[in-house]
Context: one part of a larger RNA
RNA sequence: GACGAACGCUGGCGGCGCGCUUAACACAUGCAAGUCGAGCGAGAACCAAGCCUUCGGGCUUGGGGAAAGCGGCGAACGGGUGAGUAACACGUGGGUAACCCACCCUUGGUACUGGGAUAGCCCGGGGAAACCCGGAUUAAUACCGGAUGGCCCAACAGGCUCUCGAGCCGGUUGGAAAAGGUAGCUUCGGCCUCCGACCAAGGACGGGCCCGCGGCGGAUUAGCUUGUUGGUGAGGUAACGGCUCACCAAGGCGACGAUCCGUAGCUGGUCUGAGAGGACGAUCAGCCACACUGGGACUGAGACACGGCCCAGACUCCUACGGGAGGCAGCAGUGGGGAAUCUUGCGCAAUGGGCGAAAGCCUGACGCAGCGACGCCGCGUGGGGGAAGAAGGCUUUCGGGUUGUAAACCCCUUUCAGGAAGGACGAAGCCACUCAGGUUAAUAGCCGAGAGGGUGACGGUACUUCCAGAAGAAGCCCCGGCUAACUACGUGCCAGCUGCCGCGGUAAUACGUAGGGGGCAAGCGUUGUCC
Numbered sequence: 001g002a003c004g005a006a007c008g009c010u011g012g013c014g015g016c017g018c019g020c021u022u023a024a025c026a027c028a029u030g031c032a033a034g035u036c037g038a039g040c041g042a043g044a045a046c047c048a049a050g051c052c053u054u055c056g057g058g059c060u061u062g063g064g065g066a067a068a069g070c071g072g073c074g075a076a077c078g079g080g081u082g083a084g085u086a087a088c089a090c091g092u093g094g095g096u097a098a099c100c101c102a103c104c105c106u107u108g109g110u111a112c113u114g115g116g117a118u119a120g121c122c123c124g125g126g127g128a129a130a131c132c133c134g135g136a137u138u139a140a141u142a143c144c145g146g147a148u149g150g151c152c153c154a155a156c157a158g159g160c161u162c163u164c165g166a167g168c169c170g171g172u173u174g175g176a177a178a179a180g181g182u183a184g185c186u187u188c189g190g191c192c193u194c195c196g197a198c199c200a201a202g203g204a205c206g207g208g209c210c211c212g213c214g215g216c217g218g219a220u221u222a223g224c225u226u227g228u229u230g231g232u233g234a235g236g237u238a239a240c241g242g243c244u245c246a247c248c249a250a251g252g253c254g255a256c257g258a259u260c261c262g263u264a265g266c267u268g269g270u271c272u273g274a275g276a277g278g279a280c281g282a283u284c285a286g287c288c289a290c291a292c293u294g295g296g297a298c299u300g301a302g303a304c305a306c307g308g309c310c311c312a313g314a315c316u317c318c319u320a321c322g323g324g325a326g327g328c329a330g331c332a333g334u335g336g337g338g339a340a341u342c343u344u345g346c347g348c349a350a351u352g353g354g355c356g357a358a359a360g361c362c363u364g365a366c367g368c369a370g371c372g373a374c375g376c377c378g379c380g381u382g383g384g385g386g387a388a389g390a391a392g393g394c395u396u397u398c399g400g401g402u403u404g405u406a407a408a409c410c411c412c413u414u415u416c417a418g419g420a421a422g423g424a425c426g427a428a429g430c431c432a433c434u435c436a437g438g439u440u441a442a443u444a445g446c447c448g449a450g451a452g453g454g455u456g457a458c459g460g461u462a463c464u465u466c467c468a469g470a471a472g473a474a475g476c477c478c479c480g481g482c483u484a485a486c487u488a489c490g491u492g493c494c495a496g497c498u499g500c501c502g503c504g505g506u507a508a509u510a511c512g513u514a515g516g517g518g519g520c521a522a523g524c525g526u527u528g529u530c531c
Base pairs, nucleotide, nucleotide: 001530002529003528005527006526007525008524009523012379013378014377015376016375017374018372019371020337025335026334027333029332030331031330034073035072036071039070040069046063047062048061049060050059051058052057080290081289082288090214091213092212093211094210095209096208099206103203104202106201107200108199109198110197112146113145114144115143122135123134124133125132126131152175153174154173155172156171158169159168160167161166162165181194184191185190216262217261218260223253224252225251228250229249230248231247232246233245234244235243265287266286267285268284269280270279271278272277292313293312294311295310296309315326316325317324318323343369345368346367347366351365352363353362354361355360382412383411384410385409392403393402394401395400416472418467419466420465421464422463426458429455430454431453433452434451435450437447438446439445475520476519477518478517479516480501481500482499486515487514488513489512490511496503497502
């Protein structure tokens, strides 16, 4: 000097930050991932009409659309934590044998023709529950065939070229599809608008994999290794590879520190230092790893998946004892541990994300507010005048000295806090709202940068003005030397102080108190840690 600090005494205001470093201990409760009716069938409440009525209501049709279901996309992002990991985990610089949903006013092509199911609903049954079983019936942008198949891809064999591994040429076989909706016109054939789908190629983005180099301690760890090292073949993967397997060879690593043990997430950076260096890796940002513990795969473009599934284990809960349910290292919050670390708040207005054509819905990401002097920064607790100097305190050589312009008193000011009134920026934009304008056959639709209107959690906040009155606002540590600041009394090697040297045994500037002084100041000291 620094700190994610803690402890003691003290404490006025604001801005910006930061806030479980310990038990990756266990968790009550609420919320943290949904969305699309313009993919699909069905359809409750409610409303209207008609019919019937034993006057309770019932049935049918139309409107209406809740909850649930099928389907699509998302849920692999965002958020948390640092346990493990000494490793291609990270940093940096290269490489490729491959993958890549969505995206691109990229390019080319396609959307032809058939089929069978199934959830839901209904009926029946089992179970305490979680939930399960059977029957009947139904739809799709769900599922499965057939046709076409340019470009492209794969396999097979052939030809040509050469920098011997690739390129080019043609051939054979195989490989794709899904529709929906608004409005208008219609000669009912269709036309047209918008959104979406499929195949192939390219791009972009993103990760996967490989390699060189770099960054901890211990030799009181010296040898380590059998899928081990290499080869051939096969399997597997999106992909290279001993990744896996069969066979063959006997290799591979190591004092330039293998192996083993300990410790540890890595980095941009942070702190310190003149620098070199040393120490650290909170907040913010990039990467990695993990999600009660261990293992596993499924789905998918992407996971071996925090709020998905299965198995095992520990723990907790429910049970009708047959069987079930759960995972805060998400945001709050609770217990526990600890020297120690916050509200079970408001809002989607902004930024960003998911879904949707859109309106919009969701979003404890985020934006804000709350608590804490935890830190940094700013401001205030008043300003001027006022005695050869009140009183009181302390001291004294009793003359005085000092507190001290300090107070009183006089004249001012009003920051901040308090009260009253006015009052934002953040709204760029967005908007099945209205109007210009454009497109168009069109007053549909679509576009719409112009005009109007709407849209703010924070919040009646920031800021501005006015009101009153010095009014509400100072402490902490130290005074022997180091080190800035001295006297008195008490105590008498006691009580005590102490960072080091050391003070105290009757005049203690070193203990305790007082007066005075010094230092810093909404803080001041102490402890801990690092340079």
Overview: Predicted 3D model of a 531-nucleotide part of an RNA (small-subunit ribosomal RNA, 5' domain) from an uncultured bacterium. Its mean pLDDT, the model's own confidence on a scale to 100, is 81. The RNAcentral record of the full RNA draws on ENA, Greengenes and SILVA.